[in-house]
RNA sequence: UUUUAUAAGAGUUUGAUCCUGGCUCAGGAUGAACGCUGGCGGCGUGUCUAAGGCAUGCAAGUCGAAUGCUAGUAGCAAUACUGGCAUGGCAAACGGGAGCGUAACACAUUGGUAAUCUACCCUCAACUGGGGAAUAACUCCGCGAAAGCGGAGAUAAUACCCCAUUAAUUCAGUUGACGCGUGUCAAUUGAAUAAAGCUCCGGCGGUUGAGGAGGAGCCUAUGACCUAUCAGCUAGUUGGUGAGGUAAUGGCCCACCAAGGCAAUGACGGGUAGCGGGUGUGAGAGCACGACCCGCCUCACUGGGACUGAGACACUGCCCAGACUCCUACGGGAGGCUGCAGUCAAGAAUAUUCCUCAAUGGACGAAAGUCUGAAGGAGCGACGCCGCGUGACCGAUGAAGUCUCUAGGGAUGUAAAGGUCUUUUCUCAGGGAAGAAACCAUGACGGUACCUGAGGAAUAAGAGGUUGCUAACUCUGUGCCAGCAGCAGCGGUAAUACAGAGACCUCGAGCGUUAUCCGGAUUGAUUGGGCGUAAAGAGUGCGUAGGCGGUCUUUUUAGUCUAUAGUUAAAUCCCCCAGCUCAACUGUGGGACCGCUAUGGAAACUGGAAGACUAGAGUAUGGAAGAGGUCAGCGGAAUUGCCGGUGUAACGGUAAAAUGUGUUAAUAUCGGCAAGAACACCAGAGGAGAAGUCGGCUGACUGGGACAUUACUGACGCUGUUGCACGAAAGCGUGGGGAGCGAAUGGGAUUAGAUACCCCAGUAGUCCACGCCCUAAACGAUGGAUAUUAGUCAUUGGCAGUAUCGACCCUGCCAGUGGCGUUUAAAAUAGCUAACGCAUUAAAUAUCCCGCCUGGGAAGUACGGCCGCAAGGCUAAAACUCAAAGGAAUUGACGGGGGCCCGCACAAGUGGUGGAGCAUGCGGUUUAAUUCGAUAGUAACCGAAAAACCUUACCAGGGCUUGAAAUGCAGCUGCACGGCUGGGGAAACCCGGCCUCCUUCGAGGGUGCUGCACAGGUGCUGCAUGGUUGUCGUCAGCUCGUGUCGUGAGAUGUCGGGUUAAGUCCUUUAACGAGCGCAACCCUCAUCUUGUGUUAAAUAUUCACAAGAGACUGCCCCGCUCAACGGGGAGGAAGGUGAGGAUGACGUCAAAUCAGCAUGGCCCUUACGCCCUGGGCGACACGCGUGCUACAAUGGCUGGCAUAGAGGGUUGCUAAGCGGUAACGCGGAGCUAAUCCCCAAAUCCAGUCUCAGUUCGGAUUGAGGUCUGAAAUUCGACCUCAUGAAGUCGGAAUCACUAGUAACCGUGAAUCAGCAUGUCACGGUGAAUACGUUCUCGGGCCUUGUACACACCGCCCGUCACACCAAGGGAGUUGGUAAUACCCGAAGGCUGCCAAUAGGCGGACGAAGGUAGGACCAAUGACAGGGGUGAAGUCGUAACAAGGCAUCCGUAGCGGAAGCUGUGGAUGGAUCACCUCCUUU
Repeated sequence: UUUUAUAAGAGUUUGAUCCUGGCUCAGGAUGAACGCUGGCGGCGUGUCUAAGGCAUGCAAGUCGAAUGCUAGUAGCAAUACUGGCAUGGCAAACGGGAGCGUAACACAUUGGUAAUCUACCCUCAACUGGGGAAUAACUCCGCGAAAGCGGAGAUAAUACCCCAUUAAUUCAGUUGACGCGUGUCAAUUGAAUAAAGCUCCGGCGGUUGAGGAGGAGCCUAUGACCUAUCAGCUAGUUGGUGAGGUAAUGGCCCACCAAGGCAAUGACGGGUAGCGGGUGUGAGAGCACGACCCGCCUCACUGGGACUGAGACACUGCCCAGACUCCUACGGGAGGCUGCAGUCAAGAAUAUUCCUCAAUGGACGAAAGUCUGAAGGAGCGACGCCGCGUGACCGAUGAAGUCUCUAGGGAUGUAAAGGUCUUUUCUCAGGGAAGAAACCAUGACGGUACCUGAGGAAUAAGAGGUUGCUAACUCUGUGCCAGCAGCAGCGGUAAUACAGAGACCUCGAGCGUUAUCCGGAUUGAUUGGGCGUAAAGAGUGCGUAGGCGGUCUUUUUAGUCUAUAGUUAAAUCCCCCAGCUCAACUGUGGGACCGCUAUGGAAACUGGAAGACUAGAGUAUGGAAGAGGUCAGCGGAAUUGCCGGUGUAACGGUAAAAUGUGUUAAUAUCGGCAAGAACACCAGAGGAGAAGUCGGCUGACUGGGACAUUACUGACGCUGUUGCACGAAAGCGUGGGGAGCGAAUGGGAUUAGAUACCCCAGUAGUCCACGCCCUAAACGAUGGAUAUUAGUCAUUGGCAGUAUCGACCCUGCCAGUGGCGUUUAAAAUAGCUAACGCAUUAAAUAUCCCGCCUGGGAAGUACGGCCGCAAGGCUAAAACUCAAAGGAAUUGACGGGGGCCCGCACAAGUGGUGGAGCAUGCGGUUUAAUUCGAUAGUAACCGAAAAACCUUACCAGGGCUUGAAAUGCAGCUGCACGGCUGGGGAAACCCGGCCUCCUUCGAGGGUGCUGCACAGGUGCUGCAUGGUUGUCGUCAGCUCGUGUCGUGAGAUGUCGGGUUAAGUCCUUUAACGAGCGCAACCCUCAUCUUGUGUUAAAUAUUCACAAGAGACUGCCCCGCUCAACGGGGAGGAAGGUGAGGAUGACGUCAAAUCAGCAUGGCCCUUACGCCCUGGGCGACACGCGUGCUACAAUGGCUGGCAUAGAGGGUUGCUAAGCGGUAACGCGGAGCUAAUCCCCAAAUCCAGUCUCAGUUCGGAUUGAGGUCUGAAAUUCGACCUCAUGAAGUCGGAAUCACUAGUAACCGUGAAUCAGCAUGUCACGGUGAAUACGUUCUCGGGCCUUGUACACACCGCCCGUCACACCAAGGGAGUUGGUAAUACCCGAAGGCUGCCAAUAGGCGGACGAAGGUAGGACCAAUGACAGGGGUGAAGUCGUAACAAGGCAUCCGUAGCGGAAGCUGUGGAUGGAUCACCUCCUUU
């Protein structure tokens, strides 16, 4: 410089947000397994578990050209050929399998071997002479069941032995050269040591030496698992000398000597594991793995051992021991599939007892050839990768079927059917390879691949999913059931989440699930994280190892950089090209393999060496500050006790009390004495110290720091694992001391209880000395050091300057300690942070070192270890369980938090309720039924503005079944509709009788009957709904747009100062505007004007109607910010909203109503529908609500005189008059209404009653009536006479009302045949009080705390009881592992002796075995203790608000339990006050 490659997130904590943090998902992969399904081919691959046991067959033989014998064939024979037995040679140490062991020079990389060996093969050189004794097979004899063995005899060789020859071999010696070097080379002297023949005559062999190639041994450095709850290990151990042994070095072995060697850079021990090339994943760094293929190692039933050999301590060799299996004549023997097939077992799970040596390769052979489960092939398995197919094109009547529907349609869907075509695949037939190299011959695969022809769409589609993540939706069933689920979660009657169906989505001969690995996960962070509050700074210091380290010069080149060379096996990976039709697969070439080694070069930086410096650090000197430490002495106030005096009945204590003290004289007061502990004021955000901590005064001893001055040393520094020291309070030991206080304890209170809070006492303790303990919210929740980065103010110490006689003051510097906020004036900029906040005392910017963290719980617990007298401390897990736990901030809600404000909220008043009787509603009870709904406020004279029948929904009984009312269809009927009428019956209803239509003449209309669709339901669900309504509340609030601030939820606006009835208005202001509410607009009333008008005869200022006027803080004064507004005044009928009404924001309460109406879904259909009679809704021990009437003299009664408003009236209101004591009756004028009628009472006047259960009060009851109505018995109202109950003003508690109001008085209307103490209206008479906002209730705004958000009716802690689970302890019991000591001791080599052919007898070593005591690991165990989980249990209420005693930490005691109390500490405490500080004056 060019090119290539190259990184995705999501769900889940909350009401919402940001962060921290875990869990889960989407991707890729596999020697896989399982489920459903399954057409073909190619290439790969296939016991991961029991290195468990194995039947059967095969897997290593070959050579007659080394040799003997023997059988057969041919030949007369010699001999030849074929086979066998044996000697001999070579091979059998390769090939093939497995991964037990091994944490090691086993492996990998790099070097070394001057410390080595090497058969077969290649090259070179030399030699190959002579002789001898045996032996197997064989023959004979014997033993044994067998396996096999013994004896005698005979024989050959390339078997064995002897002699000869020889050096370039070996050994010993001398000399020289070279090398860093134990050594190498050369020369020379001496000694020792070889051989085999066969032949087809080509050759093949043999011996010695040298070299090569390939192979092997040994050594070094480096690399690579977990565990410190393994910290010390080691006697052949480390080294030396000598001998032995080996191919070779070496404690490899032995004797002697020395006492070393290894280890925090992890020795030793324990666990796990073959190592590498590589494989999977990943952007990479990494992480995980080590099947197939290749290299190395290790193993071959288990353990030990050697022999042979070039090579083994040997998979299909030997010996011994053991376990197991088999044979046996019981005396003895045989065996080793972790070779290929196969079998049993184990397991979720892994193949044929196949073919061939044709190819490649191997052994032997001269060769032919033989052998070869190596290998080449085939078979089985969708186990994986790759490729192909299951058809293509037309085809709308958008068929049928199915699903859905708003009933119109839509979807499946050109899909099918149907038409035309093709033949990959399939079947059949024909042809038919390459692989053979090497003249000929030779193919297991295989009549295979491939080619050609014919036939016929013919033979070939499923799996998973459809709530989000995540592509894809509806119906039905089910009803927290059945079930699903990777996480969040779904299911309790409208489930896109369960099950089925249809439709759709994804992939496709596969698709899903499970398991495991990597990724996502920056969630162990080198790349690339953190520690104030989320997990995380050790309580503090000193200091060892280690890590890091100031300035300058020279040097070196270890690190570093660069160049070259070697190596990094092949395969794998990447690129190009090529071969199978493509691909998978395979081949050629190139690259890469990031590493190591060697050599050369550079010298900035780091390191090493040397020298120098003074800015870091330290030393010396000077004066000054300080509750720094230890020890000793002294002081006064207070408290308590004792003594004495005065004095008398109380004291003390609390919210209130009581226990307690006191007439034996307390408390109080005065004087004296004694004791112990702590040191008021000064005192401060102040000072000192490493921290804990340190406070009267004086003295002695002593540590550290700051400042100033000059001088000196010369990097001596920083940090600091292990270690050492100090370390509040409580606690422990010994001995003192003990005034006050005060765990425990006793008593008194409180309480449901009170093991507490409060009170009275009070022991340990608190104090001292000595010795332990070693922990705290040991906190700035902030490790130490250094440097850098705006300021300002205050303060402590020191110094300097100025000034001064001196001190103070003032200015500056150094070192500490503190503050800096809207209003607000002086001042925090930058940067960082999740935010809060930090900000020169950093939580900023950087460097160095140490400590610590990795989801919550279990748990700072168990086990182990160390420490402690004990209490306990330090170190420190796991199983199991959850999907969160958590930090900061936001909006609400809440607080037995705070501030401000309002309201008949309290207070001030008036009258009531609660007590009585009655009325009425509700609960409860009762009943055949007492229909239903409404239930704190927001149900209870409410739905109901009228339950005798009806209403009526309830009950009993009697009836009807297309129905009481609606629509449609079909069939039948000359037939209505309607009227009259008989019988039964309580009626409904049932059974009958009589009369009687229109017409176009069609049984058409209409009607009836029968049948079918359907009606009907006050049946359920107000938690499926509409509509309507209540309540907070006629409270002043609720929001939006744009802008701005904040990462964000959100905030601002809407806060603050004033003001208002009001988010009303003004002002200020990062806000500016707007909307729904407030107010106004509407109605009524109060004043006036004008017009019109009936009553009615007249009048209108008066009454009615209509239209206007009027009131707006408009005017004046004062206050306030020249504001809004407030106070006062004038005028006015009315004055600051004139009075009243209508009007009810966003929303809350799953508030009320399916019975007013409407309505989805579900349910009933000769009944849950409809009709009728009677009953019930009216019951009555009782409880509650709302009222009426009273209890009397402000009154009752009797008589008399007055005065309204608003309504209503024709099936109605009803006058006058008459009758009746009266209710009422008769009567009938008038009125369809300003015309007539209903129509007043309290008041006032006069009289009487005289305080009593009354001339109060009227309940109850008796008798007699009136009216309505078919009908007043259950069950109406009214009248008269008689009766004359409770009640003498009402406990706790509680309600309404602020002016024409309360209170008192009557009137009307709706409903209604009748029925009003209720409701809604109307007027008459007509008050009292409000100081005020402390308290109660409700509400609004601001602020604060919160662990609440279903929002305090919240959340939540612990014991106990029950069920289940895992782990630890546990008297013990059982098994295993490794080692130690001793006993016994096989084979075997070594060694000694006898013997010298063979053999025999000893010695030490030595596997297995035995004995003993320990160590470690695992399993199991009565029982007891804690932990976790569960859902509806029990007891309390500990925590969150000041959580009702602020909470928490350490420690000690106590208690059913949460917990309480003492002592010291923290703020991670609310609130108020005070002090201090900042700023201004």